[in-house]
Molecule: SAM riboswitch aptamer (S box leader)
Organism: soil metagenome
RNA sequence: CAUCGAGAGAGGCUGAGGGAACCGGCCCUGUGAAGCCUCGGCAACCUGCCCUGGCGGCAAGGUGCCAAGCCCGGCGGGCUUUAGCCCGAAGGAUG
Repeated sequence: CAUCGAGAGAGGCUGAGGGAACCGGCCCUGUGAAGCCUCGGCAACCUGCCCUGGCGGCAAGGUGCCAAGCCCGGCGGGCUUUAGCCCGAAGGAUG
């Protein structure tokens, strides 16, 4: 600096946690969490190639990812039926 409402899981080992951290919710989890390994897949940031050169196409080597919007809120603003909705920030993740 760009993106973050899309997309994509099986097997083996193992055995109690996990959803970044704190708080509050909510959720996943012995019908097996996290982790590791194998295979598969998604995507197209970097990369390579092509063309008429673009908000382009193709490939998939390097990353990344494969519950829920970055799971939701926390800070600020707006609207409002007072319980919600919308926008933004901060923080975070990936390149």